[in-house]
Notes
Predicted 3D model of a 1524-nucleotide RNA (small-subunit ribosomal RNA) from an uncultured bacterium. RNAcentral holds the sequence, with entries from ENA, Greengenes and SILVA.
RNA sequence: AGAGUUUGAUCCUGGCUCAGAUUGAACGCUGGCGGCAGGCUUAACACAUGCAAGUCGAGCGGCAGCGCGGGGGCAACCCUGGCGGCGAGCGGCGAACGGGUGAGUAACGCGUAGGAAUCUACCUGAUAGAGGGGGAUAGCCCGGGGAAACUCGGAUUAAUACCGCAUACGCCCUACGGGGGAAAGCAGGGGAUCUUCGGACCUUGCGCUAUCAGAUGAGCCUGCGUCGGAUUAGCUAGUUGGUGAGGUAAAGGCUCACCAAGGCGACGAUCCGUAGCUGGUCUGAGAGGAUGAUCAGCCACACUGGAACUGAGACACGGUCCAGACUCCUACGGGAGGCAGCAGUGGGGAAUAUUGGACAAUGGGGGAAACCCUGAUCCAGCCAUGCCGCGUGUGUGAAGAAGGCCCUAGGGUUGUAAAGCACUUUAAGCAGGGAGGAAAGGGUGAUGGCUAAUAUCCAUCAUCAUUGACGCUACCUGCAGAAUAAGCACCGGCUAACUUCGUGCCAGCAGCCGCGGUAAUACGAAGGGUGCAAGCGUUAAUCGGAAUUACUGGGCGUAAAGCGCGCGUAGGCGGUUUGGUAAGUGUGAUGUGAAAUCCCCGGGCUCAACCUGGGAACUGCAUCACAUACUGCCAGGCUAGAGUACGGUAGAGGGGGGUAGAAUUCCACGUGUAGCGGUGAAAUGCGUAGAGAUGUGGAGGAAUACCAGUGGCGAAGGCGGCCCCCUGGAUCGAUACUGACGCUGAGGUGCGAAAGCGUGGGGAGCAAACAGGAUUAGAUACCCUGGUAGUCCACGCGGUAAACUAUGUCAACUAGCCGUUGGAAGGGUAAUCCUUUUAGUGGCGCAGCUAACGCACUAAGUUGACCGCCUGGGGAGUACGGUCGCAAGAUUAAAACUCAAAUGAAUUGACGGGGGCCCGCACAAGCGGUGGAGCAUGUGGUUUAAUUCGACGCAACGCGAAGAACCUUACCUACUCUUGACAUCCAGAGAACUUGGCAGAGAUGCCUUGGUGCCUUCGGGAGCUCUGAGACAGGUGCUGCAUGGCUGUCGUCAGCUCGUGUCGUGAGAUGUUGGGUUAAGUCCCGUAACGACGCGCACACCCUUGUCCUUAUUUGCCAGCACUUCGGGUGGGCACUCUAGGGAGACUGCCGGUGACAAACCGGAGGAAGGUGGGGACGACGUCAAGUCAUCAUGGCCCUUACGAGUAGGGCUACACACGUGCUACAAUGGGGCAUACGAAGGGUUGCAACCUCGCGAGAGUGAGCUAAUCCCAUAAAAUGCCUCGUAGUCCGGAUUGGAGUCUGCAACUCGACUCCAUGAAGUCGGAAUCGCUAGUAAUCGUGAAUCAGAAUGUCACGGUGAAUACGUUCCCGGGCCUUGUACACACCGCCCGUCACACCAUGGGAGUGGGUUGCAAAAGAAGUGGGUAGUCUAACCGCAAGGAGGACGCUCACCACUUUGUGAUUCAUGACUGGGGUGAAGUCGUAACAAGGUAGCCGUAGGGGAACCUGCGGUUGGAUCAC
Repeated sequence: AGAGUUUGAUCCUGGCUCAGAUUGAACGCUGGCGGCAGGCUUAACACAUGCAAGUCGAGCGGCAGCGCGGGGGCAACCCUGGCGGCGAGCGGCGAACGGGUGAGUAACGCGUAGGAAUCUACCUGAUAGAGGGGGAUAGCCCGGGGAAACUCGGAUUAAUACCGCAUACGCCCUACGGGGGAAAGCAGGGGAUCUUCGGACCUUGCGCUAUCAGAUGAGCCUGCGUCGGAUUAGCUAGUUGGUGAGGUAAAGGCUCACCAAGGCGACGAUCCGUAGCUGGUCUGAGAGGAUGAUCAGCCACACUGGAACUGAGACACGGUCCAGACUCCUACGGGAGGCAGCAGUGGGGAAUAUUGGACAAUGGGGGAAACCCUGAUCCAGCCAUGCCGCGUGUGUGAAGAAGGCCCUAGGGUUGUAAAGCACUUUAAGCAGGGAGGAAAGGGUGAUGGCUAAUAUCCAUCAUCAUUGACGCUACCUGCAGAAUAAGCACCGGCUAACUUCGUGCCAGCAGCCGCGGUAAUACGAAGGGUGCAAGCGUUAAUCGGAAUUACUGGGCGUAAAGCGCGCGUAGGCGGUUUGGUAAGUGUGAUGUGAAAUCCCCGGGCUCAACCUGGGAACUGCAUCACAUACUGCCAGGCUAGAGUACGGUAGAGGGGGGUAGAAUUCCACGUGUAGCGGUGAAAUGCGUAGAGAUGUGGAGGAAUACCAGUGGCGAAGGCGGCCCCCUGGAUCGAUACUGACGCUGAGGUGCGAAAGCGUGGGGAGCAAACAGGAUUAGAUACCCUGGUAGUCCACGCGGUAAACUAUGUCAACUAGCCGUUGGAAGGGUAAUCCUUUUAGUGGCGCAGCUAACGCACUAAGUUGACCGCCUGGGGAGUACGGUCGCAAGAUUAAAACUCAAAUGAAUUGACGGGGGCCCGCACAAGCGGUGGAGCAUGUGGUUUAAUUCGACGCAACGCGAAGAACCUUACCUACUCUUGACAUCCAGAGAACUUGGCAGAGAUGCCUUGGUGCCUUCGGGAGCUCUGAGACAGGUGCUGCAUGGCUGUCGUCAGCUCGUGUCGUGAGAUGUUGGGUUAAGUCCCGUAACGACGCGCACACCCUUGUCCUUAUUUGCCAGCACUUCGGGUGGGCACUCUAGGGAGACUGCCGGUGACAAACCGGAGGAAGGUGGGGACGACGUCAAGUCAUCAUGGCCCUUACGAGUAGGGCUACACACGUGCUACAAUGGGGCAUACGAAGGGUUGCAACCUCGCGAGAGUGAGCUAAUCCCAUAAAAUGCCUCGUAGUCCGGAUUGGAGUCUGCAACUCGACUCCAUGAAGUCGGAAUCGCUAGUAAUCGUGAAUCAGAAUGUCACGGUGAAUACGUUCCCGGGCCUUGUACACACCGCCCGUCACACCAUGGGAGUGGGUUGCAAAAGAAGUGGGUAGUCUAACCGCAAGGAGGACGCUCACCACUUUGUGAUUCAUGACUGGGGUGAAGUCGUAACAAGGUAGCCGUAGGGGAACCUGCGGUUGGAUCAC
């Protein structure tokens, strides 16, 4: 510090996710030791049991129990406070601390900084004093009641308990005259003196009273800070203030009486929700964010609610009273209790410990002290909960062992790892030793102090005996032995780490992307590896990354985001200059910012964690001083901002009134006759009752052609004939004046298209709804005919639009060029005009900005001021609530849930019922077919035991198959074989081989005959056959979606790329586009490209054909010569033809024209051939998971007495049917008969076979010749000549069937071809539709070959005869290039919308129902406090007494908790039914959107419709195309 994920790829925007750190954690697997920490986050739920606050006898009366002593008593036992002591009681102090918890609390509760009107027990210092009396009461004793808790009565008694009196420096009150108010003793010691022998008295210590001061602690007040919600906007009557009084420790409406009417609030009152606050903790670079366990400070609470008492202090955790709920006891009358103290229990929960030890230390309470108490505390126990440390060995050791795993079978890896050898002993274990935490306190002695005192007491010193829970401590030493000690997660990318097997969209994984459908590095296992390590992972949570809330530090044209537009309040900001002030600001100082924590430097545990000393820091607040640049405030000036006055100018600016012409429609009349109208085509409609057309006249409403313009005006919406009236703004010019008067603008207020609403008018045209006609599968639409609201006017409402420049307002600055509107100045002309400036309005463009597109003085540039708005997509601009509205609705505006994307710009493709250019038998123009018939052949389907398999649009279907009777053959049935029909290896035997017989369908089996081979270095070897064992063979079994190879197709289409350079952030572009041209990315020119002369095209090369030359001359040929049986037959010749080798020729080379001086094209000449001369082979990058595992090869899987092999028979040849491809026809351009002519290219020894003979013929017999330019197949046919047939189911056509044959072959039954005789079917030119072909082509005619024993109408090849047509590119199909749009990229066979149906999920409404909280109005009134009262009672004081003062109880009033009623508000849960939403497998209906998406889309509004949607009105471009 970043990374993954949207796309085919790219950049951006933007969310989601990950890597880090952390935790009071939990869970899973695992677990050796120690140190230091931590340990109910949930039910402030309920609690059994034990303990957690007592102490003081030196305050008191006393003495139950214990011990001692004493006495009595034989003993049992009794008595005795005499001593140690002490239960209960009175009294004092403490119990208000310590400990727990976080329910409540949004508050002066907390934090911080201040303040004045206060109290403070114990403690410290100081001053003064402690005199003298009195009356009670617990306990004890005696009785009573009660189950108990407890309680009542009587008698008696003490105090440091209680109450007067006296005194009062200081204290309190005061009208300044005065008045008021206190106390307690106890213990130790003691020389005089006194004594009632108790003591008095003195002294020391402690205690007591009053007061002052301090310290400590506490109370109160104030400034500032302190969560979320405005879908909470108004709240408040003791409320705000005053006067007076009361009350308090104390200020104060704290309380009361009276008076006034205030106080708080958009700087967020009130209300609702949530929450203890802080030091700190976690994270972060920081700023921040989250948090508030442990430790520390403050607050609050103590079963729930209320209340006071006591006290220095409480409205009191282990106190009291009352009410309530709950639990327990009960004799039913009544009582008791409060673990949010420490342990512990139940419960809840994912989850959190022992009913431990000790007061040894530290601290606290009491005490004079010793001591006692202390679940505070110190320790121990449990728990890997966290942090830190240590260990589980070390060295050596290659035969690189065994085993495991992988393997290309060689090896690799685990791995120096193990074993082995040599060592060590931390920790654990056993044994022994052994600190520190201990200081105090006590005894004795000494010194000093107090004192009259050598007592006591205090202080110091010395000395003696002691005090340890932890603890079998830490630590040290010894002993033995590698001995007792390693797991967890991960290994597709992010992210370090890979293989095999199993599984087969199953099981499963997953943080995100995603993996799994038979070769999974992603599941499960194993081997190996990586990471961390006594832990490792997972889950949860916080911060970070996230600049994804942006103060530091973001944005708003198109991604989310500028209010529709003005005016203007608060607020924010504000020109220039002078003086003052010092609020902000800056500097310094002082105080504070608790300790702990963090940081730095040290120290202590062997280190570390941990503990500890010092420092720094705590960024804050307050006070004081200084400074005065800037901001603020006060005062005074200025004129550049802003405004006013004067004079011009332009304008669809606004409101009102009037008026004009054209057109539509209607009405009346005239002329006139059969149609009009409308459409893609029609129909509905109108019209013989006279339409439409035409003429005249009239009525009425609405809108203003041309001018007209990226022209004008207005803030926006918007505004358009002409004239008049009223009125707003802008701009220009020059001077004068005011003197910052300004900018923006939350709320507020005004204006605000269209549609819509209300009332009243109006209504020509147009036209939602509606009706009809069409279209259509349907057509609730598009089209047509009608047509109502509405559109218009007046007055109101409404307040929204793609209200758009998708661009807030204001101000300043920043290159140019070209238009245009209004004004001014200057110049000039005959005139158009030119220059400058200013205010608008447009186009292009630099810098700059931008993700890009683009913007660019009219900014989206550079800055400033203010406002508004945004924070992933969907849910949703929806629900609920509020406000507004007559309504429609508008405005404000969520959540649950769900997804990992959604979006913007640009790129490359593909696509378009987008455009341009171009090509092709693509269409057109032609010729001939197919589709109809019969047959052949292939396919589907059906059938079958089997009808083997494959091929399926073009690009499967006369295809694999260049040839199924057996074989082939893969299929079926039956019978057989099992190392096998075939290959290699081993062992044994045997020549191989062969004759005959029997059984059998045969394979095969049994018997039998003949035969002993070849080579040899004589050792043996090779081949063949049989038998046996296992390794193995074998498979036309599966997967062409695991593959190689081969092939088809787009397509012989002209394309496809690369290097370097350049442009772009990038994908990419350029080149390869453009202008021409071509069959062609062919070539030329231009050009940020230049080249590759890349792969293709083409040239060239290869084959063939067309012309010529040359060479050669047999088997070919014959011009000339000769012979001839007249046949190139022979001699001869090679001239010619032919053959097959080599060459020539054609290149737009030449001429003319066009073109741009090009390429090229057009025409011509010459030439056998002319612009690629014709034909073939040759097939770019790639596409189709195209085809083929059955040609072959091959991975994996499967079968192994069978899915292998053999044999016989059958099947592949079936047949209601459908399709493809062909043949033959339907006839006279023909059929038949006779005669006659011309080819080319092939094949032939397992062969072609002549001549001759026989047969009607197929053919048979015989067999010359030929290993082929020699012989044979082999007569070519159409054509031509003559004859016949005469338009008919025929002298057409030949299917089918009967009979007789021939040939091949072991064998023609299933199932061959051919021949002859006979038979003579359909068919008379073929519906919709569809195919081929552009010249030696189509059409037509025959010939040959491969395969093959035989078996072509198929295939391949050959020649003969030999046409027609092409205007042209509008249209169909396919293709190429450029461009455009796109929501497509599996690429239009794409994408995608809505209803409906089903399932699930969350949510709104809902008659209501049930809870919580709360307001208001009442009722109620326990305990308590305060007031009143004199009914009852009453020790101290006063009084001679009566009585009084005072007090208690009672009664009563006020306040008030629980509780009750009524009525509201709010919130949660639930609810028949219901609304929409989301998500789901390949459901239903349509096809709305994306291309001009087939009616351009979208926005607002209104109506309509199963549904997407349609239509009207207005708006918009975020519309294609064409034109300008």

Its Rfam family is "Bacterial small subunit ribosomal RNA".